A computed fold for a 76-nucleotide RNA from a Bacillota bacterium, annotated as c-di-AMP riboswitch aptamer (ydaO/yuaA leader). The prediction has a mean pLDDT of 79.

[in-house]
RNA sequence: GGGGACACAAGUUUUUGGGGUGAAUCUUCAGUUUUUAAGAGGGGCUACUUGGGAGUCCUAACCCGUCAGCUAACCC
Numbered sequence: 001g002g003g004g005a006c007a008c009a010a011g012u013u014u015u016u017g018g019g020g021u022g023a024a025u026c027u028u029c030a031g032u033u034u035u036u037a038a039g040a041g042g043g044g045c046u047a048c049u050u051g052g053g054a055g056u057c058c059u060a061a062c063c064c065g066u067c068a069g070c071u072a073a074c075c076c
Stems, first nucleotide, its partner, number of pairs: 001076003008069001017067001018064004025040004030035001041059006048052001
């Protein structure tokens, strides 16, 4: 960190799947399946400061396999 009762919550789930690790999510525009850009939020680094601001970069990916709310004991 994940799974996992009662009570509580949710009833609504239906490939329009859903969930997990992780900072890596959301909104908007363009529009052309991809994709681009901007913003908000989140994360890293640097120097300064001691009230905090500034600069700069990132905002991937992978897994479970239709299934998992919370959750004691317990398990991984």
The sequence was found by an Rfam model in a public genome assembly.
The organism belongs to Bacillota, within Bacteria.